[in-house]
């Protein structure tokens, strides 16, 4: 040097053109004598950067970063 995949909440991962979610984790509040557990609410996101298509991009195109696997 080329090829293919992946990048989305603090962490694992969905979503794949029209309002961005879960599960754990975080904070509060029931519950208890206390802790756990367990139930209720909150709270956290420039959807890896830039750029094009589109009325309208996480999502389609193209670049670059960055991690992973092949292949010479």
């Nucleotide at each position: 040097g080329c090829c293919u995949c992946u990048g989305u909440a603090a962490c694992u991962c969905a979503g794949c053109g029209g309002u961005a979610g879960a599960g754990u984790g975080c904070u509060g509040c029931u519950c208890u004598c206390g802790u756990a557990a367990a139930g209720c609410a909150g709270a956290a996101g420039u959807c890896g950067c830039g750029a094009g298509u589109u009325c309208g991009a996480u999502u389609c195109u193209c670049g670059c970063c960055a991690g992973a696997g092949g292949c010479u």
About this RNA: A computed fold for a 72-nucleotide RNA from a Candidatus Nanoarchaeia archaeon, annotated as transfer RNA. RNAcentral holds the sequence, with entries from ENA. Its Rfam family is "tRNA". By type it is a transfer RNA. The prediction has a mean pLDDT of 84.